Small-subunit ribosomal RNA from a metagenome, 1487 nucleotides, folded computationally. RNAcentral holds the sequence, with entries from SILVA. The coordinates come from a structure-prediction model, not an experiment, and the mean pLDDT is 82.

C1' cells in the first nucleotide's frame, strides 16, 4: 500500500466482494502444561432449598438455653467424692422483649428515561448534613405510663383481645439559658436587586440521661470545619416533518399556604401569556459517563468485565420512621401469580451468592475463609460480614514453554508420479549412534502474604497516652519454590492449494454428484467436485458463522461532484437566513497570545522497577487536543460613530425592436352560397378503392358571404425573465442600450419557505366554427392491420371569462461579481463629413491559444483562474405504494420499504451489419447464344422398406462426391458355420526333420478326419532351411475431425494482410495503407508526420504463337536421279514443314493528341504477335470448432473364445414417392441410305494387331507388324448424290420377347454387346432457375485411367467445324476502398420489447376480524398526606370516630394511533430451451 470483477480491447464513471484488526462470542475438528483475566449479550421470565444485617448486658427489666457457685433433699461411697432431684439470677454468660445505633452502605439489574438523566463548568446573600474534630457554655427538680413477665379467652394457623403488674440512655411537665429562633428597631460594611458583614437596644420562644471499675465515657445547646447530599443555570447529548403547531397551572404577577431550601411546588385573585423552522408537540429507540474497538488522523461504531452518576427492586399508589428513605432481604393498599387452610382465613416477592426450571446458538460450584483489605456494632475482647480473599468448572481470550538435539545415503522398504530395464518424490525423514531432561513419574525439603491487638516487661512525660521488646493467629496449602533418581521417555493438529493468495500431480465422476467470499467451476483428459500422494499457511490449536471498524476519498470539514456517468429548481419578485465596495476613530464579541482553576481514580503513551521471561502488576513523568475565569495584543471579522463614491440607484436628452394589452382596417388563399359558360368524368394512389358526379360535378367566370392564419421582405436578424413574440395602424403600457452632467451614498448579491408568470393537450361555462383534424366510419395493405395510405369525420384548434401548472419548460450547463491570447461576421447606439477605421459601450454568431476535461468537446456567452448564495446527485423495484396537501376532474406535488441483480451507465476505439451515403470490379445485371425446370432413361440422394439394404459428404462450399470400375474379392453390412498367439516380422529358450505332395472320407466352403510319402552341406563336432511349442512384442473401417497432424473445400487469384523505426493519443488504438489521379491491381504517381520493409499483386516457370540458328531419325521431299498401278518406296537432300535444344522479339519503345506525372486516347506507323499476347502452374494474414479418426498418421476412451479373424450365401443394384447431375430426343439447319475428305493427343506384349478368311452382325479362326515420331488402334460433324414431306411420323427409341457373342470359377438375384421383332413417354417444357464475352458458346467425334468384363450417358484430356452480343451500371447478388449509424462482438442466422400461459417470493389494496400502547369525557373509588370537627376516650397534650379534597387501580362511551391476520385482488421480481406478435437498436425498414 493495494487487489478482483461491466468491454472483442480501452478510459473514466459506479457498485459490488477480498486482503487486515477487534468481539462477554457461537459452531465443526482436535487437544500436553503454566499465569493472568474473563465467564445469561436470550424471559427485569417463573423460583424448591439454605446463607447474604446486625450489634450493645459498659442502657434496662429480667432468666427461657448452657456453665459456675451456694443451698436443701435422696441414693451411693473407696468418706476425698460421684450421681440425682429441688430452691436461689448470686456469677460467667444470655432466648425472647424495651431502649441505642446500624439495617439509606455494601451487593445486584438497565426495565423505565431523550431527561438538567448524564457530562462539563459555574451559583446558592435559597439549603441540610448522624457518626468524627475544634472551641464555649450546660445538665436543677418532678411525674405517669408500658412491653417483657404472669392470668385468661379467641384461632387450625398468623396473629390477636382482655386483666394485673414493673424497670431504662424510652416518654412528659416545670426550671435555667444564648452568639440560637421569631418580631420591631439604630449606625456601619459590602452588593446588580431581594438584602447583607459588623456593633448593637428592646420584646417573646425552647433544653438535657445517665452508666461507671471514679480514670472516664455518654447527653443537651451554640459556633465552626469535614465529609455526604438538596437546588439551579450556560454549553453538548439518536432518529424521523410521511410528526407543524403546542399549551389553562399553562406563561406571568400579588396574596398565602408548604418545604432543609428556592420555585405554579400547591391554592386563590388578576392578565394573557409561554414554545416553535436555530424544529416546539408527537411517534420510535435509548440508561450516561471515564471509557473499548478500528482508523494515519479526522472520524465511525460499541457503552461487557474495572471507576464515577443515575434510575429500579414482582406491577401499581401510599406515606411512616429517620441527620439520612418515600427505604432490594421495612410498613400500608390494589393489582396480577405462587404456596398453606379446619374454607373462616393467612403466607410469599433471587434484577444478593450458589442453585433450579424456563428460553436459547450460548455462558460456571447449592465450594472454603473471615487469614488478609474494608464494613456494622462495641470500651474492649469479639460477633455478624455470599463484600471480599480463595478455590472449583470451561482452549473464552492474552501470555510463556514443551512435544528432544547432533550425527546419519546404497538416498533403505513402503506409498506416489513420470518421457518407465530407469528416474524423480515423500528425505536426513525413518531404521541405527552418540547426548539432553524443561516437561512427566517418585521421593525429600518448603514458603513470602502478619500488620498488630488483648496481656508482660522497659522507658518518656505523668492519675492516661505515646515510643522500643517480647507476644497466639494463614482460608489458599504441603501450594509455589528448591533437591535428588529415572528415562527420548508422557504430548500435533487443523485449514487451504484456479486468480485475487503462499501452495500440483495422478485417480474417480460426466452440467451428476457436487464446489462458491467475488469473478466462476462441473456436459469423457476438471491443478476449481470426491479420494490419494506432495506442497503451503498457522500451530494447542485452526478453519466457519455473526457483528463492528478499516480499506472506501463510496456522505467527501480535512476529502467528491452535478453539458454527455445519478445530479441545475420551467422561469421571476422577494421574506428568513447567509454572504458583501472605500477611509478614519471607539470597543474588543468573534480572533491570538500569557497566567490561574478545573479536566477523579484507572485506561493510553513514557522511563524505571516486581513476578526467570512476558502476559500481569507497582511508582514516576507526560498527556487527557476540553471547559471556566483572568490579563493583554487589535491586522482581519463583528457592533457603534462620522466620512467617501467606484457598486446599486435616480435626472436630462437620444435611439431601437415580430414586448405587453385593448381596438380598427387589409388583401392573397381556402370553403359555401347564387347565376353563368360547358360535359362526363372528378378526386385519390406504389397500384385502387371508398367518396363526388347527367338533379349537371371536376373545369373557368361574376358576385356575395364566413372564419382562421398572415406568402415575399426573412437572416447565422430582433425583443422578452423564461414560456413565449411576425400583415398594417392607433390608443395605453414596460424595458433594454447609448451620450451627458447633478443628484443620493452601499441604498448590494443570493435566496429555504412564500406569491407570481408559465408551450401544448385537456377541463368548466357562454359564443364561434372556413381549414386541418385525436375518436369514430368506410376503402386499401396485410398471414392479421383496433396502424402507416385513401374518402370523410366529431370533440378540439379560435374568442371571452375561470381552472389545471406540466414538457427533451434544453445551452440537456443556477444567479451574482471579478480576472485571463488572437482571428472574423454581423444587430443597435457613440466618435466622425464620411462608404474609410487596429477606436468605444452593449448585444447575437463562427474558428481558434493557454487553461480544463474520461474523452467528446469547452475555450470572454467557459465546461479556464478564483469568491459568494440557492438547488441537487449511487442499477431495478420506482417517480411506484401509503399518508398529506392542492385540483371539478384529469392529475400534480411531496415520496418510501420489502424484495431482487453483479452489474447498470459514459466517450471513445477496432470490427461486423444497415431494407445508410460515394467511388469501383466481376457472366452481377442487361444484351445475346444454348440449356435446366415437362418426357423416358442413367447416376447421386433424401425418404421409405429390410436380416442387411455398411460408413461418411449435407446453403453456396452435399447430392454422375469419398468410388478413375460393388456379379466373387473388394465389403467395412446382413445370416450361418468355424478359429483363439490366430494373418506378418524379429528375438531368445526347446523340440524336430518336417513342410509338402498323393488318395480317400464328412462338408456349402473354411475347416477337419485317415493313410501313405519324405531335407542339404559337414571337417561329423555342427551348421542351413523347414515346421511345431513356449515367451514377449497382437488385432480393430470400434468412438471421439469439439483433443490432433497432414491434407483439402470456401470466401478468392479478391487485393488485400502486416511489421520495424518515427510521430499522435492517457489508453485500446492511429499514421504508414488517408487525399487527388491512375491501374487488372496498396500497379504507379503527385500529394504527405511519416520514412523503409515483409507476405500478397506483377515478373521470373510451362505450352501456344513470328522468326533465327543448330541438329536431321523412326519425320519431311523442293531440286537432281531410279522405280512403282499407285504409295518417300529406294539413291539422296537439309530447303521446306515437322521434331527439340539454343536465341531474338512487345517495352506504351515511336508518332499525334491530352495530362504536371503516373498513364490514357489513336481502324496512327512498323510488326507473327499491341498495351497483361492467349492458356496453366502458383491461392497472402487470415474466416467457416467447414469436411476428413474409413487414405494415412496420431492422444485418449472401448472390445480381447470378440467390437479381433475365416469361409459360404445374401445385401450395398429394394421402391407408393421427392430432389440435384447428366444421357437421349420431340425433329427437315433433320432422319435413313450411298459415295468420299480432313485431326490432335494419347495407349499398347497375359497388349495393340495390320491382312486374309468365316458369320447380317457382336465376333470367332488363321496370319504378320510393333515394347512402338517406324507397327497398331483411327475420326465424326463436313461434302456429293439418293430418298423421306409434316405425321406421334423412314421422328424418337424407352419397355419387353426370342435367338445369340464375349469376359470370367461363376453373369440367377445383379454385366456389357450384337441381330431379329417389339415401337411407351414426349410435338420444345409453369413458377422459376443455370452456363458462356472468342477460336469462347454451340456442335462433332477421338483417346486415356479405373479394368477379367462392365452398368462410362460419368470423369481428364484432345482436336474438328465455329457464333451472336455487351447501350450500358439504374436494379439483383459477390466482392473492395472510403465515410456514416449502432443499444451488434457467438458479431444481423445479432440484439430485444410487452400481453398471455406454468412455478417461486415479498409488497400493496381488501368486507372485515383480533390484539397493543396513549390521551379524552363519565361514573366509582383503596391506602394515605393535608384539613375540618358538637355529642365518644382522656385532668392535659392528644386520640377515635365521621367528613372534605386529591389519587392508584376499576368500570364506561366515543374517537385517534399502532401491529398482527383476512376470502379476494393491482401491479411487482426471479425462474436454459412454452404462446403470440416484432415495438426499440441501421433512415430498425411510418426516425
Nucleotide at each position: 500500500a493495494g487487489a478482483g470483477u461491466u468491454u472483442g480491447a480501452u478510459c473514466a464513471u459506479g457498485g459490488c466482494u477480498c486482503a487486515g484488526g477487534a468481539u462477554g462470542a457461537a459452531c465443526g475438528c482436535u487437544a500436553g502444561c503454566g499465569g493472568g483475566a474473563g465467564g445469561c449479550u436470550u424471559a427485569a421470565c417463573a423460583c424448591a432449598u439454605g446463607c447474604a444485617a446486625g450489634u450493645c448486658g459498659a442502657g434496662g427489666g429480667g432468666u427461657a438455653a448452657c456453665a459456675g457457685g451456694u443451698u436443701g433433699g435422696a441414693a451411693u461411697u473407696u468418706c476425698g467424692g460421684u450421681u440425682u432431684c429441688g430452691a436461689u439470677g448470686c456469677u460467667g454468660a444470655c432466648g425472647a422483649c424495651c431502649g441505642g445505633c446500624g439495617g439509606a452502605c455494601g451487593g445486584g439489574u438497565g426495565a423505565g428515561u431523550a431527561a438538567c438523566g448524564c457530562g462539563u463548568a459555574u451559583g446558592c446573600a435559597a439549603c441540610c448534613u448522624a457518626c468524627c474534630u475544634u472551641u464555649u457554655a450546660c445538665a436543677g427538680a418532678g411525674g405517669g405510663a408500658u412491653a417483657g413477665c404472669u392470668u385468661u379467652c379467641g384461632g387450625a394457623a398468623a396473629c390477636g383481645g382482655a386483666a394485673a403488674u414493673u424497670a431504662a440512655u424510652a416518654c412528659c411537665u416545670c426550671a435555667u439559658a444564648a452568639c440560637a429562633c421569631u418580631g420591631c428597631g439604630a449606625u456601619c460594611u459590602g452588593g446588580c436587586a431581594u438584602c447583607u458583614u459588623a456593633u448593637u437596644g428592646c420584646a417573646g420562644u425552647u433544653a438535657a440521661a445517665a452508666c461507671u471499675u471514679c480514670g472516664g465515657u455518654g447527653g443537651u445547646a451554640a459556633a465552626a470545619g469535614a465529609u455526604g447530599g438538596g437546588c439551579a443555570u450556560g454549553c453538548g447529548u439518536a432518529a424521523c416533518a410521511u410528526u407543524a403547531g403546542c399549551u389553562a397551572g399553562u406563561u406571568g404577577g400579588u396574596a398565602a399556604g408548604g418545604u432543609a431550601a428556592c420555585g405554579g411546588c400547591u391554592u386563590a385573585c388578576c392578565a394573557a401569556g409561554g414554545c416553535a423552522a436555530c424544529g416546539a408537540u408527537g411517534u420510535u429507540u435509548a440508561g450516561g459517563g471515564g471509557a473499548c474497538c478500528u482508523g494515519a488522523g479526522a472520524g465511525g461504531g460499541u457503552g461487557a468485565u474495572c471507576c464515577c452518576c443515575c434510575a429500579c427492586a414482582c406491577u401499581g399508589g401510599u406515606a411512616c420512621u429517620g441527620a439520612g428513605a418515600c427505604a432490594c432481604g421495612g410498613a400500608c393498599c390494589a393489582g396480577a401469580c405462587u404456596c398453606c387452610u379446619a374454607c373462616g382465613g393467612g403466607a410469599g416477592g433471587c434484577a444478593g451468592c450458589a442453585g433450579u426450571g424456563a428460553g436459547g446458538a450460548a455462558u460456571a460450584u447449592u465450594g472454603g475463609u473471615c487469614a488478609a483489605u474494608g464494613g456494622a456494632c462495641g470500651g474492649a475482647a469479639g460477633u455478624c460480614u455470599g463484600a471480599a480473599c480463595c478455590a472449583g468448572c470451561c482452549a473464552u481470550c492474552c501470555c510463556g514453554c514443551g512435544u528432544g538435539c547432533a550425527g546419519g545415503a546404497c538416498g533403505a522398504c513402503g506409498g506416489c508420479c513420470c518421457u518407465a530395464u530407469g528416474g524423480g518424490u515423500u528425505g536426513u525423514a525413518a531404521a541405527c549412534u552418540g547426548c539432553u531432561u524443561u516437561u512427566c513419574u517418585g521421593a525429600a525439603g518448603g514458603a513470602a502474604g502478619a500488620a498488630u491487638a488483648a496481656u508482660c516487661c522497659c522507658g518518656a512525660c505523668g492519675u492516661g497516652u505515646c515510643g522500643g521488646g517480647a507476644g497466639a493467629c494463614g482460608a489458599c496449602g504441603g501450594u509455589a519454590c528448591u533437591u535428588c533418581a529415572g528415562g527420548a521417555a508422557u504430548a500435533a493438529g487443523c485449514a487451504u492449494c484456479g486468480g485475487c493468495u503462499a501452495a500440483c500431480u495422478c485417480c474417480g465422476u460426466g452440467c451428476c454428484a457436487g464446489c462458491a467470499g467475488c469473478c466462476g467451476c462441473g456436459g469423457u483428459a476438471a491443478u476449481a467436485c470426491g479420494g490419494a500422494g506432495g506442497a503451503u499457511g498457522c500451530a494447542a490449536g485452526c478453519g466457519u458463522u455473526a457483528u463492528c471498524c478499516g480499506g472506501a476519498u463510496u456522505u467527501a470539514u480535512u476529502g467528491g461532484g452535478u453539458u454527455u456517468a445519478a445530479a441545475g429548481g420551467g422561469u421571476g419578485c422577494g421574506u428568513a437566513g447567509g454572504c458583501g465596495g472605500a477611509u478614519u476613530a471607539a470597543u474588543a464579541a468573534g480572533u491570538c497570545a500569557g497566567u490561574g482553576g478545573u479536566g477523579a481514580a484507572a485506561u493510553c503513551u513514557u522511563u524505571c522497577g516486581g513476578c526467570u521471561c512476558a502476559a500481569c502488576c507497582g511508582a514516576g513523568a507526560a498527556a487527557c487536543u476540553g471547559c471556566c475565569a483572568u490579563u493583554g495584543a487589535u491586522a482581519c471579522u463583528g457592533u457603534u460613530a462620522a466620512u467617501c463614491u467606484u457598486g446599486a440607484g435616480u435626472u436630462c436628452g437620444g435611439u431601437u425592436g415580430a414586448g405587453g394589452u385593448a381596438g380598427g382596417c387589409g388583401g392573397a388563399a381556402u370553403g359555401u352560397g347564387u347565376a353563368a359558360u360547358g360535359u362526363a368524368g372528378c378526386g385519390g394512389u406504389g397500384a385502387a378503392a371508398u367518396g363526388c358526379u347527367u338533379a349537371g360535378a371536376u373545369a373557368u367566370u361574376a358576385c356575395a358571404c364566413a372564419g382562421a392564419a398572415c406568402a415575399c421582405c426573412a437572416a447565422u436578424u430582433g425583443c422578452g425573465u423564461a414560456g413565449g413574440c411576425a400583415g398594417c395602424u392607433u390608443a395605453c403600457u414596460a424595458g433594454a442600450c447609448c451620450g451627458a452632467u447633478a443628484c443620493u451614498g452601499a441604498c448590494g448579491c443570493u435566496g429555504a419557505g412564500g406569491c407570481a408568470c408559465g408551450a401544448a393537450a385537456g377541463c368548466g361555462u357562454g359564443g364561434g366554427u372556413a381549414g386541418c383534424g385525436a375518436a369514430c366510419a368506410g376503402g386499401a395493405u396485410u398471414a392479421g392491420a383496433u396502424a402507416c395510405c385513401c374518402u370523410g369525420g366529431u370533440a378540439g384548434u379560435c374568442c371571452a371569462c375561470g381552472c389545471c401548472g406540466u414538457a427533451a419548460a434544453c445551452g440537456a450547463u443556477g444567479a451574482u461579481u471579478a480576472c485571463u491570447c488572437g482571428u472574423u461576421g454581423u444587430u443597435g447606439g457613440c466618435g466622425a463629413u464620411a462608404c474609410a477605421c487596429a477606436g468605444u459601450c452593449a448585444g447575437c454568431g463562427a474558428c481558434c491559444a493557454a487553461g480544463c476535461g474520461a474523452a467528446a468537446g469547452c475555450g470572454a456567452u467557459a465546461a479556464g483562474u478564483a469568491a459568494u448564495c440557492c438547488a441537487c446527485c449511487u442499477g431495478g423495484g420506482a417517480g411506484u405504494a401509503c399518508g398529506c396537501u392542492c385540483g371539478c376532474a384529469a392529475g400534480a406535488g411531496u415520496g418510501a420499504a420489502a424484495c431482487u441483480c453483479a452489474a447498470a451507465g459514459g466517450a471513445a476505439u477496432u470490427g461486423a451489419c444497415g431494407g445508410g451515403g460515394g467511388c469501383c470490379c466481376g457472366c452481377a445485371c442487361a444484351a445475346g447464344c444454348g440449356g435446366u425446370g415437362g418426357a423416358a432413361c442413367a447416376u447421386g440422394u433424401g425418404g421409405u422398406u429390410u436380416a442387411a439394404u455398411u460408413c461418411g459428404a449435407u446453403g453456396a462450399u452435399a447430392c454422375g462426391c469419398g468410388a478413375g470400375g460393388a456379379a466373387c474379392c473388394u465389403u467395412a453390412c446382413c445370416u450361418g458355420g468355424g478359429c483363439u498367439u490366430a494373418a506378418a516380422u524379429g528375438u531368445a529358450g526347446a523340440g524336430u526333420g518336417c513342410a509338402u505332395g498323393a488318395u480317400c472320407g464328412g462338408g456349402a466352403a473354411a475347416c477337419u478326419g485317415a493313410u501313405c510319402u519324405u531335407u542339404c552341406c559337414u571337417u561329423c563336432g555342427g551348421g542351413a532351411c523347414u515346421c511345431u511349442u513356449u515367451a514377449c512384442a497382437a488385432g480393430g473401417u470400434g468412438c471421439u475431425g469439439c483433443a490432433u497432424g497432414g491434407u483439402u473445400g470456401u470466401c478468392g487469384u479478391c487485393a488485400g494482410c502486416u511489421c520495424g523505426u518515427g510521430c499522435c493519443g492517457u489508453g485500446a488504438g492511429g499514421u504508414g495503407u488517408c487525399g487527388g489521379g491512375u491501374u487488372a491491381a496498396g500497379u504507379c504517381c503527385c500529394a504527405u508526420a511519416a520514412c523503409g520493409a515483409g507476405c500478397g499483386c506483377a515478373a521470373c516457370c510451362c505450352c501456344u504463337a513470328u522468326c533465327a540458328u543448330u541438329a536431321g531419325u523412326u519425320g519431311c521431299c523442293a531440286u537432281c536421279g531410279g522405280g512403282u498401278c499407285a504409295a518417300g518406296c529406294c539413291g539422296g537432300g537439309g530447303a521446306c514443314u515437322c521434331u527439340a535444344g539454343u536465341g531474338a522479339a512487345a517495352c506504351u519503345g515511336c508518332c499525334a493528341c491530352c495530362g504536371u506525372a503516373a498513364g490514357g486516347u489513336g481502324a496512327g506507323a512498323g510488326g507473327a504477335a499491341g498495351g497483361u499476347g492467349g492458356g496453366g502452374a502458383u491461392g497472402a494474414c487470415g474466416u467457416c470448432a467447414a469436411a476428413u479418426c474409413a487414405g494415412c498418421a496420431c492422444g485418449g476412451c472401448c472390445c480381447u473364445u470378440a467390437u479381433g479373424u475365416c469361409c459360404a450365401g445374401g445385401g450395398c443394384u429394394a421402391c407408393a414417392c421427392a430432389c440435384g447431375u447428366g444421357u437421349u430426343a420431340c425433329a427437315a439447319u433433320g432422319g435413313c441410305c450411298g459415295a468420299u475428305a480432313c485431326a490432335g493427343a494419347g495407349g499398347g506384349c497375359a497388349g495393340c494387331u495390320a491382312c486374309c478368311u468365316g458369320g447380317u452382325g457382336a465376333c470367332a479362326g488363321g496370319a504378320u507388324g510393333c515394347g512402338a515420331a517406324u507397327c497398331u488402334c483411327u475420326a465424326a460433324a463436313g461434302u456429293c448424290g439418293g430418298u423421306c414431306c409434316a405425321a406421334g411420323u423412314u421422328c424418337g427409341g424407352a419397355u419387353c420377347g426370342a435367338a445369340g457373342u464375349c469376359u470370367g470359377c461363376a453373369a440367377c438375384u445383379c454385366g456389357a454387346c450384337u441381330u431379329c421383332g417389339u415401337g411407351a413417354a414426349g410435338c420444345u417444357g409453369g413458377a422459376a432457375u443455370c452456363g458462356c464475352u472468342a477460336g469462347u458458346a454451340a456442335u462433332c467425334g477421338u483417346a486415356u485411367a479405373u479394368c477379367a468384363g462392365c452398368a462410362a450417358u460419368g470423369a481428364u484430356a484432345c482436336g474438328g467445324u465455329g457464333a451472336a452480343u455487351a447501350c450500358g451500371u439504374u436494379c439483383c447478388c459477390g466482392g473492395g476502398c472510403c465515410u456514416u449509424g449502432u443499444a451488434c462482438a457467438c458479431a444481423c442466422c445479432g440484439c430485444c420489447c410487452g400481453u398471455c400461459a406454468a412455478g417461486c417470493c415479498a409488497u400493496g389494496g381488501a368486507a372485515g376480524c383480533u390484539g397493543g400502547g396513549g390521551g379524552u369525557g363519565c361514573c366509582u373509588g383503596a391506602a394515605g398526606u393535608u384539613c375540618g370537627u358538637a355529642a365518644c376516650c382522656g385532668c392535659a397534650a392528644g386520640g377515635a370516630g365521621c367528613g372534605a379534597c386529591c389519587u392508584a387501580g376499576g368500570g364506561u362511551a366515543a374517537a385517534a394511533c399502532u401491529a398482527g391476520u383476512g376470502a379476494c385482488u393491482c401491479g411487482g421480481g426471479c425462474u436454459a430451451a412454452g404462446u403470440c406478435g416484432u415495438a426499440a437498436c441501421a433512415a430498425g425498414g411510418u426516425a